A computed fold for an 85-nucleotide RNA from a Gammaproteobacteria bacterium, annotated as c-di-GMP-I riboswitch aptamer.
RNA sequence: AAGACAUUAGGGCAAACUCAUCGAAAGGUGGGGACGCAAAGCUUCCGGUCUAAGGGCUAGGGCCUACGACAGCGGGGUUGCCGGU
Repeated sequence: AAGACAUUAGGGCAAACUCAUCGAAAGGUGGGGACGCAAAGCUUCCGGUCUAAGGGCUAGGGCCUACGACAGCGGGGUUGCCGGU
């Protein structure tokens, strides 16, 4: 330095729900709260999923569509903690 398998210590993050707020919505942000997570740190490059304001179609019910969203849906990139065999 690299790989594999475990474990210890110090800790870290924060689901659902709830209050406030932003948003057309999906969802985001802050407080409370913990389901869980060894990257549940960061990052939309790839796939996937969600929403449809606007746009298109429809006699109508509605249907299609991302430039919107999800990093706690996978993959990729990148950074970090411990240091037993």
Overview:
It matches the Rfam family "c-di-GMP-I riboswitch aptamer". Rfam links the family to the GO term cyclic-di-GMP binding.